[in-house]
RNA sequence: GGGCCCGUAGCUCAGCCUGGUCUAGAGCACUGCUCUGAUAAGGCAGGGGUCCUGUGUUCAAAUCACAGCGGGCCCA
Numbered sequence: 001g002g003g004c005c006c007g008u009a010g011c012u013c014a015g016c017c018u019g020g021u022c023u024a025g026a027g028c029a030c031u032g033c034u035c036u037g038a039u040a041a042g043g044c045a046g047g048g049g050u051c052c053u054g055u056g057u058u059c060a061a062a063u064c065a066c067a068g069c070g071g072g073c074c075c076a
Base pairs, nucleotide, nucleotide: 001075002074003073004072005071006070007069010028011027012026013025020059030046031045032044033043034042052068053067054066055065056064
């Protein structure tokens, strides 16, 4: 230098291909309550994300296009 893949909650990820239905979800973690002699487990409730950034397309973008940033793998 070239090619491919990835970036969504504190962590691991789904959703993206085929744009719209709940104005973004799951598990774990966290907070409160409950349960217990106590702890763990269990049960109930809750907080937390401008979906990497910018621009564009569109009535409408996490999802499509372009540019950039970061990470991984391969080739040279």

This is a predicted structure of a 76-nucleotide RNA (transfer RNA) from a Candidatus Pacearchaeota archaeon. The source organism's lineage runs through Archaea, Nanobdellati and Candidatus Pacearchaeota. Model confidence (mean pLDDT): 81 of 100. It matches the Rfam family "tRNA". Gene Ontology term of the family: triplet codon-amino acid adaptor activity.